[in-house]
RNA sequence: UCUCAUCCAGAGGGGCAGAGGGAAACGGCCCGACGAAGCCCCGGCAACCGUCCUAGUGAUAGGUGCCAAUUCCGUCCCACCCGGGAAAGAUGAGG
Numbered sequence: 001u002c003u004c005a006u007c008c009a010g011a012g013g014g015g016c017a018g019a020g021g022g023a024a025a026c027g028g029c030c031c032g033a034c035g036a037a038g039c040c041c042c043g044g045c046a047a048c049c050g051u052c053c054u055a056g057u058g059a060u061a062g063g064u065g066c067c068a069a070u071u072c073c074g075u076c077c078c079a080c081c082c083g084g085g086a087a088a089g090a091u092g093a094g095g
Stems, first nucleotide, its partner, number of pairs: 001095007012042005020031003025075004043067003048063002050060003053056001071088001076085003
């Protein structure tokens, strides 16, 4: 960088740290000194890959991933109340 699949479910405590964080820009709305980001430890969620078998709407946490809010919401298109699609992004598998 390309292709494909999924993204309204699910899952937090402690230590260090010390003011930001929710991908980016803008606009909202939230989270945060009752402690943000980051790092470490422990715990948990989850079946994409792997593994196993009784071959399934199966089992399994070994490899990734994840653990506020739909990917927090909007931005572009259709519809203009709801909703749908796209783009972008995230994760996985493959090239």

Predicted 3D model of a 95-nucleotide RNA (SAM riboswitch aptamer (S box leader)) from a marine eukaryotic metagenome. The sequence is in RNAcentral, with records from MGnify. It matches the Rfam family "SAM riboswitch aptamer (S box leader)". The family has 457 seed sequences and 9,625 matches in Rfam 15.1. Gene Ontology term of the family: regulation of gene expression. The coordinates come from a structure-prediction model, not an experiment, and the mean pLDDT is 87.